[in-house]
């Protein structure tokens, strides 16, 4: 380094100012955010160069996760959301440039940011130890 069983850890950001109002981080102006794998145009790094490595690389493309039913469990079902133009280029809904969207429940003046379920789960990551080939 495959593959396997058991184990530890780690695994989510965010309304500045302001209006209106008896009351609103919930309306309004406007301000912030972006979980996990996947694909890969790019860009870094190691290298004398090339191969090769190792890092980075999608909120809106394809998958999953949080929520509810179910089921001891596995699994099963169901809810919840969103891109488009122009540029480079063999290749990009990833990149560079622009205008856009879009965000579970439950409370509460209607809330992606408060507070609650949650000192929960969790995709999934790193690692240790053990078997096998």
């Nucleotide at each position: 380094g495959u593959c396997u069983a058991u184990c530890u850890u780690c695994g989510g950001g965010g309304c500045a100012g302001g209006g209106u109002g008896a009351a609103a981080u919930u309306c309004c102006c406007g301000a912030c955010c972006g979980g996990c794998g996947g694909u890969a145009u790019u860009g870094a790094g190691c290298u004398g160069a090339a191969a090769g490595c190792u890092c980075u690389a999608a909120g809106c493309c394809c998958g999953c996760g949080a929520g509810c039913c179910u089921u001891u469990u596995u699994u099963g079902g169901c809810a919840g959301g969103a891109u488009u133009u122009g540029g480079u280029g063999a290749g990009a809904u990833u990149c560079c440039a622009a205008a856009g969207c879009c965000g579970a429940c439950a409370g509460u003046a209607c809330a992606g940011u408060c507070u609650g379920g949650a000192u929960g789960g969790g995709a999934g990551a790193a690692g240790a130890u053990g078997g096998a080939g």
This is a predicted structure of a 133-nucleotide RNA (FMN riboswitch aptamer (RFN element)) from Peribacillus kribbensis DSM 17871. Its mean pLDDT, the model's own confidence on a scale to 100, is 76. Rfam family: FMN riboswitch aptamer (RFN element). Gene Ontology term of the family: FMN binding. Rfam's curators write: The RFN element is a highly conserved domain that is found frequently in the 5'-untranslated regions of prokaryotic mRNAs that encode for flavin mononucleotide (FMN) biosynthesis and transport proteins. Taxonomically the source falls in Peribacillus kribbensis (Bacteria, Bacillati, Bacilli, Caryophanales).